[in-house]
RNA sequence: GCGGAGGGCCGGAUGGCCGCAGGGCCCUGGCCCUGAGGAAAGUCCGGACUCCGGGAAGCGACGGUGCCGGGUAACGCCCGGGCGGGGAGACCCGACGGAAAGCGCCACAGAGAACAGUCCGCCCCGGUUCACCCCGGGGUCAGGGUGAAACGGUGGGGUAAGAGCCCACCGCGCCGCUGGCAACAGCGGCGGCAUGGCAAGCCCCACCGGGAGCAAUGCCGAAUAGGACCCCCGCGCGGGACUGGUCCCGGAUCUCGGUCCGGGAAACCGCCGCUAGGCCUGCUUCCGCCGAGAGGGGUCGGGUUGGCAGCACGAGGCGCAUGGCGACAUGCGUCCCAGAGGAAUGGUCAUCGACGGGGGCGACCCCUGAACAGAAUCCGGCUUACAGGCUCUCCGCGCAU
Numbered sequence: 001g002c003g004g005a006g007g008g009c010c011g012g013a014u015g016g017c018c019g020c021a022g023g024g025c026c027c028u029g030g031c032c033c034u035g036a037g038g039a040a041a042g043u044c045c046g047g048a049c050u051c052c053g054g055g056a057a058g059c060g061a062c063g064g065u066g067c068c069g070g071g072u073a074a075c076g077c078c079c080g081g082g083c084g085g086g087g088a089g090a091c092c093c094g095a096c097g098g099a100a101a102g103c104g105c106c107a108c109a110g111a112g113a114a115c116a117g118u119c120c121g122c123c124c125c126g127g128u129u130c131a132c133c134c135c136g137g138g139g140u141c142a143g144g145g146u147g148a149a150a151c152g153g154u155g156g157g158g159u160a161a162g163a164g165c166c167c168a169c170c171g172c173g174c175c176g177c178u179g180g181c182a183a184c185a186g187c188g189g190c191g192g193c194a195u196g197g198c199a200a201g202c203c204c205c206a207c208c209g210g211g212a213g214c215a216a217u218g219c220c221g222a223a224u225a226g227g228a229c230c231c232c233c234g235c236g237c238g239g240g241a242c243u244g245g246u247c248c249c250g251g252a253u254c255u256c257g258g259u260c261c262g263g264g265a266a267a268c269c270g271c272c273g274c275u276a277g278g279c280c281u282g283c284u285u286c287c288g289c290c291g292a293g294a295g296g297g298g299u300c301g302g303g304u305u306g307g308c309a310g311c312a313c314g315a316g317g318c319g320c321a322u323g324g325c326g327a328c329a330u331g332c333g334u335c336c337c338a339g340a341g342g343a344a345u346g347g348u349c350a351u352c353g354a355c356g357g358g359g360g361c362g363a364c365c366c367c368u369g370a371a372c373a374g375a376a377u378c379c380g381g382c383u384u385a386c387a388g389g390c391u392c393u394c395c396g397c398g399c400a401u
Stems, first nucleotide, its partner, number of pairs: 001397010012352007020035007037372001041383002044381005049213004062209005067081005082096001083094004097204002102202002104198003119144002121140007152170006171193001172191008217309004227300006233293001235291001236289006242282001244269003247264007270279003316335008356367004
């Protein structure tokens, strides 16, 4: 210098004017302070918080997670390690438990796809006779061919030809030892091969998980219209009292004595009044009932609009120290950092401006003028989007010393 790998950070700047939202001050319109993000996004995980359900616990169903150790409030996240795969390397990727518990599936091609199999080939025997060819029977899985995958691989021995048939090494399985907390690794011995693949197919094993969500939930609460209750008013019903009895007329009923209803009479008894006289009845009064009421008054409860809380001090940010490889933890110091409720965070001007486009041999000039996006109860993650720029560490190649 070129090419690459892994992290971290920034992501328009300054000022004026006019606005918007929240807060504070002076006191009715001014001043001051503050006002989006690394993802505020997707709503995919994990929590805090609230209500509902439920003795605890266990088991089952369903869902999720899945190498090991650690971190964390928790996680499907993060850190460290192991194993497998890719790369020359820095480094990257991996649903990475179990397929000798069981069931199921393995397209096309191919003879054969899981207690397999002879299509070509090889070999032996017979027809058949020296040989070839052909036909029939048998052996074989070493070679060819098909396939994503063909029932261990390579080499040697062996054989009619072959074959774990035998041997060595590798692979695989089991056992032991060593190292490691562990995943696992190394070494040794044994086994002649018994174990194809798929569990993001059923399933088995281990662990985790009640349901709904801030439009949760709690508090305050008008006007109007409903609801419940109480009192008053007025109507009604039942009972009692105020006295009444005799009598006359009409009617009803009848067991022809009477009873009831309506009307009348002050003559007699009776009552009131000293007397004169009055009273044979009422829209009277008392008690109770709670029955209908579009009457009046009061109390209570629910609840719409609305207001307040939840809701901005928190598993908080920054700095330093200590422990740890690290994720992180602990201690000390310091800071207060949006808070709306159909939802503010905007517009414009000036100066400057990265990148980009155009022109010029060049110095330079002209144009454009800042990516993705945008809080809504909060927090920890993951994923996705992002013009451009800065920076640290590392790898490979070339050149120079």